[in-house]
Model confidence (mean pLDDT): 83 of 100. The part of an RNA shown here (large-subunit ribosomal RNA, domain I) has 573 nucleotides and comes from a Candidatus Rokuibacteriota bacterium. The source organism's lineage runs through Bacteria, Bacteria candidate phyla and Candidatus Rokuibacteriota. Rfam family: Bacterial large subunit ribosomal RNA. Its family is annotated with ribosome and structural constituent of ribosome in the Gene Ontology.
Context: one part of a larger RNA
RNA sequence: GGCGGACGGAGGAUGCCUAGGCGCCGGGAAGCGACGAAGGACGUGGCAAGCUGCGAAAAGCCGCGGGGAGCCGCAAGCAGGCCGAGAGCCGCGGAUAUCCGAAUGGGGGAACCUGGGCGGGGUCAUGCCCGCUCGUGGCUGGCUGAAUAGAUAGGCUAGCGCACGCGAACCGAGGGAACUGAAACAUCUCAGUACCUCGAGGACAAGAAAUCAAGCGAGAUGGCCCGAGUAGCGGCGAGCGAAAGGGCUGGAGCCUAAACCAGGGUCGAGCGAUCGGCCCUGGGGUUGCGGGGCUCGUACGGGGGCAACCCGGGGAGUCAGAAAGUCAGCCGCCAGUCGAAGGCCGUGGGAGCGGCCACCACAGAGGGUGACAGUCCCGUAGACGAAGGCGAGCUGGCCUCCCUGGUACGAGUACCCAAGUACCACGGGGCACGUGCAAUCCCGUGGGAAUCCGGGGGGACCACCCUCCAAGGCUAAACAUUCCCCGGCGACCGAUAGUGAACGAGUACCGUGAGGGAAAGGCGAAAAGAACCCCGGUGAGGGGAGUGAAAGAGAACCUGAAACCGUCUGCCU
Numbered sequence: 001g002g003c004g005g006a007c008g009g010a011g012g013a014u015g016c017c018u019a020g021g022c023g024c025c026g027g028g029a030a031g032c033g034a035c036g037a038a039g040g041a042c043g044u045g046g047c048a049a050g051c052u053g054c055g056a057a058a059a060g061c062c063g064c065g066g067g068g069a070g071c072c073g074c075a076a077g078c079a080g081g082c083c084g085a086g087a088g089c090c091g092c093g094g095a096u097a098u099c100c101g102a103a104u105g106g107g108g109g110a111a112c113c114u115g116g117g118c119g120g121g122g123u124c125a126u127g128c129c130c131g132c133u134c135g136u137g138g139c140u141g142g143c144u145g146a147a148u149a150g151a152u153a154g155g156c157u158a159g160c161g162c163a164c165g166c167g168a169a170c171c172g173a174g175g176g177a178a179c180u181g182a183a184a185c186a187u188c189u190c191a192g193u194a195c196c197u198c199g200a201g202g203a204c205a206a207g208a209a210a211u212c213a214a215g216c217g218a219g220a221u222g223g224c225c226c227g228a229g230u231a232g233c234g235g236c237g238a239g240c241g242a243a244a245g246g247g248c249u250g251g252a253g254c255c256u257a258a259a260c261c262a263g264g265g266u267c268g269a270g271c272g273a274u275c276g277g278c279c280c281u282g283g284g285g286u287u288g289c290g291g292g293g294c295u296c297g298u299a300c301g302g303g304g305g306c307a308a309c310c311c312g313g314g315g316a317g318u319c320a321g322a323a324a325g326u327c328a329g330c331c332g333c334c335a336g337u338c339g340a341a342g343g344c345c346g347u348g349g350g351a352g353c354g355g356c357c358a359c360c361a362c363a364g365a366g367g368g369u370g371a372c373a374g375u376c377c378c379g380u381a382g383a384c385g386a387a388g389g390c391g392a393g394c395u396g397g398c399c400u401c402c403c404u405g406g407u408a409c410g411a412g413u414a415c416c417c418a419a420g421u422a423c424c425a426c427g428g429g430g431c432a433c434g435u436g437c438a439a440u441c442c443c444g445u446g447g448g449a450a451u452c453c454g455g456g457g458g459g460a461c462c463a464c465c466c467u468c469c470a471a472g473g474c475u476a477a478a479c480a481u482u483c484c485c486c487g488g489c490g491a492c493c494g495a496u497a498g499u500g501a502a503c504g505a506g507u508a509c510c511g512u513g514a515g516g517g518a519a520a521g522g523c524g525a526a527a528a529g530a531a532c533c534c535c536g537g538u539g540a541g542g543g544g545a546g547u548g549a550a551a552g553a554g555a556a557c558c559u560g561a562a563a564c565c566g567u568c569u570g571c572c573u
Base pairs, nucleotide, nucleotide: 001572002571003570004569005568006567007566008565009564015558016522017521020493021492022490023489024488025487026486027485028484029482030481031166032165039100040099041098042055043054044053046078047077050074051073061094062093063092064091065090066089070082071081072080105114106113107112115134116133117132118131119130120129121128135164136163137162138160139159140158141157142156143155144154170201171199172198173197174196175195181188185235211218212217222249223248224247225246226245232240233239253474254473255472256418260283261282262281263280264279265278266277267276268275269274288452290417291416292415293413294412295411296410297409298408299407300406303310304309312404313403314402315401316400317399325398326397327396328395329394330393331391332390333389334388336384337383338382342357343356344355345354346353358375359374360364366378367377368376423447424446425445426444427443428442429441433459454469455468456467457466458465509516510515529557532544533543534542535541
């Protein structure tokens, strides 16, 4: 020195554990904000660095309710207090709420600087201090008011729980890639995806046929299953990919424009009476077996009153259809309350274990307790509960509205039925459909109809036939999502896993910045956390003593693998 053995050091794997995560289900909520949000800065404790809470009224103030013995957060200690006159704690409501931030008096390099007006405090007075107020846009009203007489533009001003900003995903719209795939690549694909912007809501969007269908018929829209990887599209490559129809979920239908009538305004004509155009308001009207208007006819048309109106009867309503709601009761949520049943012996540090004998069970889910507990604790089944706040549904009252003075039928009339629209050409886009025989839908440029004897569609186009009424609008439910709250579940993880984060984590740290981004859990049942003695530097560390079941559980603390380093030893050299 090597190999082996024993015993240690160092190290922190493994096992066990879980305070934290991950996924899903059900329910709630789906918003907050100029009444100043989200998020911060700075403060705030007797001693106070961090976290948490709070805001100069500052780990808090007030009221109501719950609860019932302790309390002054994490977090010990010192000092000092509070509490059965009910504290701390929990719920609800209120007060306060510095400065920044949409930030909004003005400025600004956020948390700073600096004004005006009104009122107040202080001073002899100024300086100083306090309260309220002063943003922009929009809407409504008023005043004023050019060129230019009226007017308009403009200016000024009052009022307005109107807007602004934030928010995880979901939704609609305006824009819109590339890598990639095609085994290269250009059409194509990826994909109308990612991303940017705007907007809205608890959902959004869509939606009451100018739809489909097929010679039969259906009857708004959305979603799911099938149809179907079908029909098709496609450098007919890669690939893209319907619809009808059927089954389910849910279920709801409506309002305008116009003709016509009335009222008002304005302009024009006229000497005037008056007439006409346009605009506003109200009535009327809303459809595809076409509908409506106007004129005429027929039928019916409640009581009182000349009339305004009144009484009575019937019906409907808060999502649309006309529109605000309000009150009460019941119910649910936001604190909580009650809640059955076990003893003895043994072992042990400890009983929940074993033995023996019992009991409850609408409760033998689960967690905790010195070890494995239906009967020890918290709970569980079950049953209750609100002064206050919130919510939905039902019922009822109030309230509001409609009908009852019109409706139905028939005839005539040809007045109306959404215009730079439909449609056409060209250029594009979108439709599963890449220009194709390419319909249908949308946009650009140019052209440019008809009013029911009208017009669109039925995949070029034409005819016949069928079907439906565009060029205005509204509309719950069923279907999407989960930042957040409550409850529950898991052949999910168990500290190199699971969130990046179980721990003062988006922290420390890195970067000018955008941004990047860790490591780090475990004594014990209980601190009983080692009084006292000894060595030592009034050390570090250790040895005794003591605690404890255990200290080889001693805070660098459960278990304590390996690499690595020693001490002793056997063998070999």